[in-house]
Predicted 3D model of a 452-nucleotide part of an RNA (large-subunit ribosomal RNA, domain III) from a marine metagenome. The full RNA is in RNAcentral, with records from SILVA. Its Rfam family is "Bacterial large subunit ribosomal RNA". Gene Ontology terms of the family: structural constituent of ribosome and ribosome. The coordinates come from a structure-prediction model, not an experiment, and the mean pLDDT is 80.

Context: one part of a larger RNA
RNA sequence: GAGUAGCGAAUGAAGAGUGAGAAUCUCUUCCGCCGAAUGUUCAAGGUUUCCUGGGGAAGGCUCGUCCGCCCAGGGUUAGUCGGGACCUAAGGUGAGGCCGAAAGGCGUAAUCGAUGGAUAACAGGUUGAUAUUCCUGUACUACCCACGACGCGAUCAGACCGAAUCACGUUUGCUAAGGAAAGCCCUUCGGGGCCUACCGACCCAGCGUGUACUAGGUGAGCAAUGGAGUGACACGGAAGGGCAAGUGGACCCGGGCGAUGGUAGACCCGGGGUAAGUGCGUAGAUCGAGAACCAGGUAAAUCCGGCUCUCACAAAGAUCGAGACACGAUGCCGAGCCGCUAUUAGGCGAAGCCACCCACCCCAUGCCGUCGAGAAAAGCUUCUAGCGAGCUUCGUGGGUACCCGUACCCCAAACCGACACAGGUGAACAAGUAGAGAAUACUAAGGCGAGC
Numbered sequence: 001g002a003g004u005a006g007c008g009a010a011u012g013a014a015g016a017g018u019g020a021g022a023a024u025c026u027c028u029u030c031c032g033c034c035g036a037a038u039g040u041u042c043a044a045g046g047u048u049u050c051c052u053g054g055g056g057a058a059g060g061c062u063c064g065u066c067c068g069c070c071c072a073g074g075g076u077u078a079g080u081c082g083g084g085a086c087c088u089a090a091g092g093u094g095a096g097g098c099c100g101a102a103a104g105g106c107g108u109a110a111u112c113g114a115u116g117g118a119u120a121a122c123a124g125g126u127u128g129a130u131a132u133u134c135c136u137g138u139a140c141u142a143c144c145c146a147c148g149a150c151g152c153g154a155u156c157a158g159a160c161c162g163a164a165u166c167a168c169g170u171u172u173g174c175u176a177a178g179g180a181a182a183g184c185c186c187u188u189c190g191g192g193g194c195c196u197a198c199c200g201a202c203c204c205a206g207c208g209u210g211u212a213c214u215a216g217g218u219g220a221g222c223a224a225u226g227g228a229g230u231g232a233c234a235c236g237g238a239a240g241g242g243c244a245a246g247u248g249g250a251c252c253c254g255g256g257c258g259a260u261g262g263u264a265g266a267c268c269c270g271g272g273g274u275a276a277g278u279g280c281g282u283a284g285a286u287c288g289a290g291a292a293c294c295a296g297g298u299a300a301a302u303c304c305g306g307c308u309c310u311c312a313c314a315a316a317g318a319u320c321g322a323g324a325c326a327c328g329a330u331g332c333c334g335a336g337c338c339g340c341u342a343u344u345a346g347g348c349g350a351a352g353c354c355a356c357c358c359a360c361c362c363c364a365u366g367c368c369g370u371c372g373a374g375a376a377a378a379g380c381u382u383c384u385a386g387c388g389a390g391c392u393u394c395g396u397g398g399g400u401a402c403c404c405g406u407a408c409c410c411c412a413a414a415c416c417g418a419c420a421c422a423g424g425u426g427a428a429c430a431a432g433u434a435g436a437g438a439a440u441a442c443u444a445a446g447g448c449g450a451g452c
Stems, first nucleotide, its partner, number of pairs: 012030006031449004039429004045409002049407001050074006059067002079140002081405004086117002091112003097106003121138005141401009151391002159218003166210006178199002183194004221387002226383005234370004240363003246356004251272006257265001273332002277327003284320004288311004293306002296304002333352001336348003371374001415424002431443004
């Protein structure tokens, strides 16, 4: 310079309290603001900022008794949530291998790698701070043990399928030895000779009977690191069936009867819930069924594929499938009421229905349409290879279930911006009135009043 610029969008007022000290801290009553957010829940990121007690030097653009500040103590509880003990994508690493002065580069098998696939828990309560983690109630998943039940199998008994060989019989056909018409030749006329068609057994072949209700084979379960199917996918559009949410009720329950004319009434105020799971299998969606054969699917296959036939042609059946209903629930919740210390522990607890309207949610990765033709692997199902003498399934009871994360902020004073910065930051929930609407305006639940 200069007590100058500035004190970073925005509404506060009064009273009470605490205290040395109060515009700024706490409480109360008004008023105001947001309300597809300035609410609630996550991911990323931060990393203790969370809670309690204390403090006021510094940080806080003023103040400060207060704080995301300082000090101390405490706090994050999981078979089921998210990740790993499962799978793979882009991409990475990479035994051998190839290349390269060296360093190193590429890459097969393999192995990692979610932002994807697979995968079993819900409701209520509780703390100062955690909860699908603790508690209560009711479930589910995987594995193990015991017992029981319906069954199947090995042994035994029995059942079913089922030869060969040989023997005998029979049928048709072929020809051998042998016979032999017609024809030709000879003739003493009695006949003889030549030639073939043809006749004619064994054998072969077919059938039957016996050998033989014999030899032989078949009858549980598990099951790939292999085969096949599924998993398995774009975008747009339309309709249907539902649930949640919402609205209304003269219905049900609880409370009220009004400082001013009326208000015992079709009056006013408030409430009118309940999950996973299990059962049922609806609206609806999808799929033809069976049989024989076969150079394919690296071996095999009853599976898939190919081809043929039969039956059906829109049904039956199978698979999937919201929701509703029943149990779960004689529970929990619940307006309201009672209530030690003086605002809290605890306790009691009514009704818990109907109708309308309906989503971007569910049926549904469905259906229809279009062209730009829209991951992979595990898992699951099935097939054999293989294993196999005991085993499947169900029920009851008991047991086991590892590691990591879990506090708090999260459109922000805690993340990215040097700051308690008018900037930036992905997902989920989505109330009322008016409205096409998630616009906009005013509100609910909830949250704030911006640190002069």